[in-house]
């Protein structure tokens, strides 16, 4: 850059202490302990092995373990007390 994928799943323990959810806006999550860094678990979407192969498994590499990428942003349809929907765009992760 380019291609795919993002409404599934999966947390305990320590050390330490005020963030933190990318950005902006809402909401939210936090001293019943954020963030981060070890330890041990675990999930299984890419890749990667294996088999009875529209699929099942395993967990080696990467990757994840609050809320849907927490919800919007831009543009459009429909709807009117302000939502639905659908592409887009920024993002995250993997391949090459």
């Nucleotide at each position: 850059c380019u291609c795919a994928u993002c409404c599934a799943g999966a947390g305990a323990g320590g050390c330490u202490g005020a963030g933190g959810g990318a950005c902006c806006g809402a909401c939210c999550c936090u001293g019943u302990g954020a963030a981060g860094c070890c330890u041990c678990g675990g999930c299984a979407a890419c890749c990667g092995c294996u088999c009875c192969a529209u699929g099942a498994g395993c967990a080696g590499g990467u990757g994840c373990c609050a809320a849907u990428u927490u919800c919007g942003g831009c543009a459009g349809a429909c709807a009117u007390u302000g939502g639905u929907c659908u592409g887009g765009g920024a993002g995250a992760u993997g391949a090459g």

This is a predicted structure of a 96-nucleotide RNA (SAM riboswitch aptamer (S box leader)) from a soil metagenome. Its Rfam family is "SAM riboswitch aptamer (S box leader)". Its family is annotated with regulation of gene expression in the Gene Ontology. RNAcentral holds the sequence, with entries from MGnify.